C1' cells in the first nucleotide's frame, strides 16, 4: 500500500425508517438502629461533516479503533 469490520449511555451490548433500550454502575427517596439486600425514581447517548427521505439507526466522504493480505 490494499480488502473487510466496528463505532449507541461511565462500560458491557441489543435496536425491521416512524418520540432510542436491557444489564451492571452513578445520583435520589422507601424499607432497616445502622450496614447489605429487596424496591421505586431520576440523571446520562446515536463518532463527525454532508446527501435522500414528511421523518434516519439508511447511504456516502472523513476520522479513530480492530482484523486479513501484501
Nucleotide at each position: 500500500g490494499g480488502g473487510g469490520g466496528u463505532g449507541u449511555a461511565g462500560c458491557u451490548c441489543a435496536g425491521u425508517g416512524g418520540u432510542a433500550g436491557a444489564g451492571c454502575g452513578u445520583u435520589c427517596g422507601c424499607u432497616u438502629u445502622g450496614c447489605a439486600u429487596g424496591u421505586g425514581a431520576a440523571a446520562g447517548g446515536c463518532c463527525u461533516g454532508g446527501g435522500u427521505u414528511c421523518g434516519a439507526u439508511c447511504c456516502c466522504a472523513g476520522c479513530a479503533c480492530c482484523u486479513c493480505c501484501a

Background
A computed fold for a 70-nucleotide RNA from Trichonephila clavata, annotated as transfer RNA. Its Rfam family is "tRNA". Its family is annotated with triplet codon-amino acid adaptor activity in the Gene Ontology. The organism belongs to Trichonephila, within Eukaryota.